RNA sequence: CUGUGCUAGGUGGGGGGCUAGCGGUCCCCUGCAUCCACAACCCGCUACAGUGGAGCCGAAGGGUCCCCUGAGGGGGAGAGUGGUGAGGUCGAGCAGCGGGCAAGCGGUGUUGAGGGCUGAGCCCUCUGCGGCGCACGCCGGUGAACCCCGUCAGGCCCGGAAGGGAGCAGCGGUAAGCUGGCCUCUGCGGGUGUUAGAGGACCACUUAGCCUGAGCUGGCUACCCGCGUAGCGCUCGUCGCUUUCCUUCGACGGGGCCACGCACAG
Numbered sequence: 001c002u003g004u005g006c007u008a009g010g011u012g013g014g015g016g017g018c019u020a021g022c023g024g025u026c027c028c029c030u031g032c033a034u035c036c037a038c039a040a041c042c043c044g045c046u047a048c049a050g051u052g053g054a055g056c057c058g059a060a061g062g063g064u065c066c067c068c069u070g071a072g073g074g075g076g077a078g079a080g081u082g083g084u085g086a087g088g089u090c091g092a093g094c095a096g097c098g099g100g101c102a103a104g105c106g107g108u109g110u111u112g113a114g115g116g117c118u119g120a121g122c123c124c125u126c127u128g129c130g131g132c133g134c135a136c137g138c139c140g141g142u143g144a145a146c147c148c149c150g151u152c153a154g155g156c157c158c159g160g161a162a163g164g165g166a167g168c169a170g171c172g173g174u175a176a177g178c179u180g181g182c183c184u185c186u187g188c189g190g191g192u193g194u195u196a197g198a199g200g201a202c203c204a205c206u207u208a209g210c211c212u213g214a215g216c217u218g219g220c221u222a223c224c225c226g227c228g229u230a231g232c233g234c235u236c237g238u239c240g241c242u243u244u245c246c247u248u249c250g251a252c253g254g255g256g257c258c259a260c261g262c263a264c265a266g
Stems, first nucleotide, its partner, number of pairs: 001266006009057003012030005020046005034054005063258001065256004072249016090233002093229002096227005103221003106217003114212008123200006129193002132189004137182006148173004156165003
């Protein structure tokens, strides 16, 4: 070095997730790698960390280690964007309300704004007068089964008689009461009056006269302040998408180094 037979070992790797941890079942990446059984209210194990079985390969480019590259995944930070929850410190936001200002528009003003002075009215009290109402009064009507009056048919009572008596109905009248009219006089009353007088009050408002002589007003807009509100910005949180950066693991691929078993025969 070659051949034969063995043995160790191999028969994919990685990320996520799960787990005390490892591996698997699950999802994903890589890209091609024998098959079966087990497994999420899990399965198998314990740092030599899937277990069991069948087949195949078997010490070779098969294995260990390192470097490069880097699919993809994990973590973090930032920016943008779209949702969503909350806040009421902030903003030149805002339905509404209140106040201010007088820049613009409007209204009004030399046919006199605004201001000043004087008076009157509006307001309150009292009084006169008028009016209204009520009462009194006067007039008329009505007005009593009996307990009011007159007259009292009939009937009744007393009486020997003459005569006398009480008295219902009816008729006539009257009292209180009710009602109508007048209301001249008298008394009383009021949210009474184009009325008269006296006093009070007098911030405002209306009005008259006089003086002065150019502004006044605040309806709309703008601006300022406050209350209020939370749709917006904003702030804080959370979820998704896009993108940038940092970090971590890392398949495939490329390169390098290392070690390479046992037996027999030639």
The RNA shown here (Bacterial large signal recognition particle RNA) has 266 nucleotides and comes from a Fidelibacterota bacterium. Model confidence (mean pLDDT): 76 of 100. It matches the Rfam family "Bacterial large signal recognition particle RNA". The family's RNA type in Rfam is non-coding RNA gene. Its family is annotated with signal recognition particle, plasma membrane targeting and SRP-dependent cotranslational protein targeting to membrane, signal sequence recognition in the Gene Ontology. A reference for the family is Rosenblad et al. (2003), "SRPDB: Signal Recognition Particle Database", Nucleic Acids Res.